[in-house]
RNA sequence: GAUCUUUGGGAUCAGUUGAUAGGUUAAAUAGCUUGCUAUUUAAUUUGUUAACCCCCUUAGAUAGUGGCAAAAGGGUGAGUAACUCGUGGGUAACUUACCCUCGGGCUCGGAAUAACCCGCCGAAAGGCGAGCUAAUUCCGGAUAAGACCAAGUGAUCGCAUGAUCACGAGGUCAAAGGCGGGGACCGCAAGGCCCGUCACCUGAGGAUGGGCCCGCGCCCUAUCAGCUAGUUGGUGAGGUAAUGGCUCACCAAGGCUUUUGACGGGUAGCUGGUCUGAGAGGAUGGUCAGCCACACUGGGACUGAGACACUGCCCAGACUCCUACGGGAGGCUGCAGUCGAGAAUCUUUUGCAAUGCCCGAAAGGGUGACAAUGCGACGCCGCGUGAAGGAUGAAGGUCUUCGGAUCGUAAACUUCUGUUACAGGGGAUGAAUGGUUGCGGGUUAAUACCCCGUAAGUUUGUCAGUACCCUGAGAGGAAGCCACGGCUAACUCCGUGCCAGCAGCCGCGGUAAUACGGAGGUGGCAAGCGUUGUUCGGAAUUAUUGGGUGUAAAGGGCGUGUAGGCGGCUAUAUAAGUCGGGCGUGAAAUCCCACGGCUCAACCGUGGAACUGCACUCGAAACUGUAUAGCUUGAGUACUGGAGAGGUGAGAGGAAUUCCCGGUGUAAGGGUGAAAUCUGUAGAUAUCGGGAGGAACACCUAUGGCGAAGGCAUCUCACUGGCUGGAUACUAACGCUGAAACGCGAAAGCAAGGGUAGCAAACAGGAUUAGAUACCCUGGUAGUCCUUGCUGUAAACGAUGGACACUAGGUGUUGGGUAGAAAUACUCAGUGCCGCAGUUAACACAUUAAGUGUCCCACCUGGGGAGUACGGUCGCAAGGCUGAAACUCAAAGGAAUUGACGGGGACCCGCACAAGCGGUGGAGCAUGUGGUUUAAUUCGACGCUACGCGAGGAACCUUACCAGGGCUUGACAUGUACCUGAAAUCCCUAUGAAAGUAGGGCCCUGUCUUCGGACACAGGUACACAGGUGUUGCAUGGCUGUCGUCAGCUCGUGCUGUGAAGUGUUGGGUUAAGUCCCGCAACGAGCGCAACCCCUGUUAUUAGUUGCUACCCGCAAGGGAGCACUCUAGUGAGACUGCCCUCUUUAAGAGGGAGGAAGGUGGGGAUGACGUCAAGUCAGGAUGGCCCUUACGCCCUGGGCGACACACGUGCUACAAUGGAAUGUACAAAGGGUUGCCAAGCCGAAAGGUGGAGCUAAUCCCAAAAAGCAUUCCCCAGUUCGGAUUGUGGGCUGCAAUUCGCCCACAUGAAGUUGGAAUCGCUAGUAACGGCGCAUCAGCCACGGCGCCGUGAAUACGUUCCCGGGUCUUGUACACACCGCCCGUCAAGUCAACUGAGUCGACUGCACCCGAAGUCACUGAUCUAACCCGUAAGGGAGGAA
Repeated sequence: GAUCUUUGGGAUCAGUUGAUAGGUUAAAUAGCUUGCUAUUUAAUUUGUUAACCCCCUUAGAUAGUGGCAAAAGGGUGAGUAACUCGUGGGUAACUUACCCUCGGGCUCGGAAUAACCCGCCGAAAGGCGAGCUAAUUCCGGAUAAGACCAAGUGAUCGCAUGAUCACGAGGUCAAAGGCGGGGACCGCAAGGCCCGUCACCUGAGGAUGGGCCCGCGCCCUAUCAGCUAGUUGGUGAGGUAAUGGCUCACCAAGGCUUUUGACGGGUAGCUGGUCUGAGAGGAUGGUCAGCCACACUGGGACUGAGACACUGCCCAGACUCCUACGGGAGGCUGCAGUCGAGAAUCUUUUGCAAUGCCCGAAAGGGUGACAAUGCGACGCCGCGUGAAGGAUGAAGGUCUUCGGAUCGUAAACUUCUGUUACAGGGGAUGAAUGGUUGCGGGUUAAUACCCCGUAAGUUUGUCAGUACCCUGAGAGGAAGCCACGGCUAACUCCGUGCCAGCAGCCGCGGUAAUACGGAGGUGGCAAGCGUUGUUCGGAAUUAUUGGGUGUAAAGGGCGUGUAGGCGGCUAUAUAAGUCGGGCGUGAAAUCCCACGGCUCAACCGUGGAACUGCACUCGAAACUGUAUAGCUUGAGUACUGGAGAGGUGAGAGGAAUUCCCGGUGUAAGGGUGAAAUCUGUAGAUAUCGGGAGGAACACCUAUGGCGAAGGCAUCUCACUGGCUGGAUACUAACGCUGAAACGCGAAAGCAAGGGUAGCAAACAGGAUUAGAUACCCUGGUAGUCCUUGCUGUAAACGAUGGACACUAGGUGUUGGGUAGAAAUACUCAGUGCCGCAGUUAACACAUUAAGUGUCCCACCUGGGGAGUACGGUCGCAAGGCUGAAACUCAAAGGAAUUGACGGGGACCCGCACAAGCGGUGGAGCAUGUGGUUUAAUUCGACGCUACGCGAGGAACCUUACCAGGGCUUGACAUGUACCUGAAAUCCCUAUGAAAGUAGGGCCCUGUCUUCGGACACAGGUACACAGGUGUUGCAUGGCUGUCGUCAGCUCGUGCUGUGAAGUGUUGGGUUAAGUCCCGCAACGAGCGCAACCCCUGUUAUUAGUUGCUACCCGCAAGGGAGCACUCUAGUGAGACUGCCCUCUUUAAGAGGGAGGAAGGUGGGGAUGACGUCAAGUCAGGAUGGCCCUUACGCCCUGGGCGACACACGUGCUACAAUGGAAUGUACAAAGGGUUGCCAAGCCGAAAGGUGGAGCUAAUCCCAAAAAGCAUUCCCCAGUUCGGAUUGUGGGCUGCAAUUCGCCCACAUGAAGUUGGAAUCGCUAGUAACGGCGCAUCAGCCACGGCGCCGUGAAUACGUUCCCGGGUCUUGUACACACCGCCCGUCAAGUCAACUGAGUCGACUGCACCCGAAGUCACUGAUCUAACCCGUAAGGGAGGAA
């Protein structure tokens, strides 16, 4: 400054300005010596002979040349499935610097170049040019023992090529000096020369290291089955240290692999070893050791004895860094260290003292190899954190049955010890060498040098003032982690309440959790403990050792047969397998054993054993193999008989169905559980005759036959396969099995063409049904049939592969043979049943094995996913064969056992049905329940087995509920302390609904006394506690219901079974009965059944009041007399299938009969097995835990439990004439009664009142029994039926009848005319009908409950069906047991797999293009010291760009 003005902020960019420093240029100043810079000059005095240059020697440092090393040592495991590794061999196909031994040699020349100096380029890294110079640098010549090349010859040997030795014309090839010393000789000297030593050259041998080749061993995958052109071989050449397609040219077309797994894919360094395991094995390859491979990624060569080279070179690439943008630099998988990633892994330390390596003659130098140190509980080992004594068993914690127990001699306390840590002091081994000097020996001509040995003195320590030792003080500084339900050592409390959480498996947690969390205690290990991950084991759960395949997973659908595996008898040979001996090797370390060294141990050392293997060699010859020669028994051939639905083709037949034609004939037919669709008057069905056509072959027909399996059935013919009997002859092991391959292979299905009577998917219609895409019916198309092809599967099953041998039998049957007159016997081959040994988990199999053995094949390895997906292959298709994984579950499965269940079977029972009688369900009322309502309608009981149930008495009480008013040690119990000494009872007052609250009064009171008081008792205060019908019946005891008065349930011993279990207890009979009998591997026993007990039915006897009365008195009541009868109630008897007949098993028993009051448990009751239902009850009482404590306790008044649109259960009363009403009249039993029952009498219409006799009851009373019977009325109606409801008036009980009592009378007079579906009770003195009593109780809602008597039936053919039960049996996928279990779709969400238009990446085939460095070859016009020619110029040879 980015718009004209003004104002504020401002990144960036551009600009402007300043300070400082440096550079350059210019100018100025001072001086002059003019190119320099702050001093200079003079004099005097004192001291020294240096600085500098050259040479020699010496010390240190440094650059360069040369030599050697750098290919070792150190790191890592990416790659590699390979001769990489391991092991054993080969190299007659090779190499090896330094080292050792032996022999020989070391001669004569020449040239260059770094350093250095000069110049130049570049930011740097670095480079260029010119000029000198040396060597143990480089080059040329000589010599050649020897080596190599080479035409060959001979000998010996071997392993095929060949090897070794000897001879061999000729050719090629060497070298370097350094240091130390020295008497003679030479030389001016240096030196020559000699000696020593190191180096150098050459040759031979050794040692060591390496290269190459070979046998054997070495992961997964066949959903990888074919691979391969330098591929396989040959000839020649090249290349290498060396063989070889290692490379090249040419030729040939081979090579590998077929299951002994090529090729491909995946994964991986290998080994000694390590972990585990009884072993065999399995897993693994960190440290240490051997080998290999790699060095940022890929490629390449150079140098060298050795590399295709971790800290060398070149190129390409990725990445990082420097840069002046032109170019350069780098490679920690060396030691430390940093960053990143991650759950996670150390010090940028000390030293070359030791050990080792490299260089050096040596001294010595170098070495993050190594030795040490530091860090990490990461592992292994050792040690400590104290020892002894110590009981008021302290305090405290925890638990508790409240007594105590436990932590626990643990602590405190007392007496000690002194590891470790701390302080002080001492203080190592690891050190051997090296240097110097002396002595001895060796070498030599030598007393020299050098080498060896020895002695003296001297030198070297990172660790480290460490290990270790001594002293001091002092129990002082030093214990945690996990677990405690079972497995698995160790238990209680609290909290929590299917929550929070635990969990390796099973599984814990829903109010008493040894399983969660905490605490106390206990157990285990211990400077560690626990978890997680991983490997082996257990797992015989991949089974070689050491498994299986009938039904658990598993035999191929069946055959023929290749490879392979296995294979009869005899002899001989061989020696591959096999067995034995020897030898080599099997590195060391590790493991094991012994001994030894660190105080022990871990650790280390020495020795041994072992390394189960491989190779070579010697031997044996039984077995296997191989070879040869034989044999006949395995196998086969020939001969002669036999049976058969074996196969293929052709022909023939009859019955039946359907259709067509014709006759007769008339109204139905057909079909079903019942119907309808359907057919039929256009004549069906039926019947007779004729015809057409297709398919299948009745009887015979049979656990009979044949076939490899599938499968095969009228008859005849033709062709043909197999099987089998017999007797002889022949072949001579020719056999068995059998991947791959090939063939056959039901039904359905497919293709093409025929055929089609019946049947019949699909389809249509009719039924059935909630629906019925089914079962049933009427129709009906593919198909079924034939020909030709395909498909290739089935519960293709005996759910049982084939072959051979052996191992008790019995009984059928098919086909042969032998003997026999026959019956029959024996034998061979089949086919069935039963059964022994044996096998098997059991069931079962058992000469037709699932037994005992041998051989071969196939198949299996938890369930589901899934015989699915993908891939491959076959098929026309449908689909077949091969065949996973993710994910998910803790099971799936077999056989058998006990139950339970079954619209399974057999037998049996029960008022279970049936046959009957009467009800309920409809009405009204009563009562209970649900529901609803309410302040409360207290609580419980819920199919049968709750609902007239707890409740056998809700007006108050009861009472538990609600409202209100009150109390707080309480309405009730015990104890302690203190106070009062009397209090309370009792009476009174106020208030109040009452409870209560407040106050007063009466009485002047217990026992003992040492007179203090104590005890008893009572009240008050305080504290322990009381109290709770609050909760849990799913924490419990007890009691009860139910199956069910059903006949069952068990045990001991024995026996059977691996076992669960069975047997007994089942079976044959019989019973009411598991009652009894018989039989039986069972024999006995227990709880149940029955009986014993009670009532009742008959009777005897005893007894005789209150009972009774044949007798007497009395009108009667009653009395006397009596106990015969009735009755009462004690004791007995009686009935037992005892007797007879019949039946049955000479049984149990059953049927009939006699006698008897009673007859087959006479009738009824009591009596309820093992168990089931987590049945019912915490509200009857008891009781654990939990909860409330001025309230969830206690008291009181009032209310509620009694409500009322409704629903259900149980009852009562009825609907009427078998009745109602009225009058009269007869007959019970069992009970109750003194706070009671209450007579007679009287009053009242009645309820009732009055009254009071009698009775503590066989005495008196309740008490009248009723139905019944007799007579009369009613006359079928909402009535003289029915009685609800309501009104009025009474009575009774009771403090009190309003909510909410009962009774009486009058009046009123509802519903209801016999009850839908459905459902209940009862089999004889029963049902039904009728009344009576009692408990509870003041009274009563009682029509309920429990009893009593009266009247008094009908029916049962029978067990098919419904319900319940019992026994046996059968099936079962059930066991919470059929109210079980369980299948599929759908919905929502989640996960995995497959597919998907596509898309991304990795790997890879074929073809083609570009192409770095480098090596080899060729060219090389450019360049070129050594050698040659030449005086030279130059040329040549050779070399290079």
The RNA shown here (small-subunit ribosomal RNA) has 1441 nucleotides and comes from a metagenome. The sequence is in RNAcentral, with records from SILVA. Rfam family: Bacterial small subunit ribosomal RNA. Its family is annotated with structural constituent of ribosome and ribosome in the Gene Ontology. The coordinates come from a structure-prediction model, not an experiment, and the mean pLDDT is 82.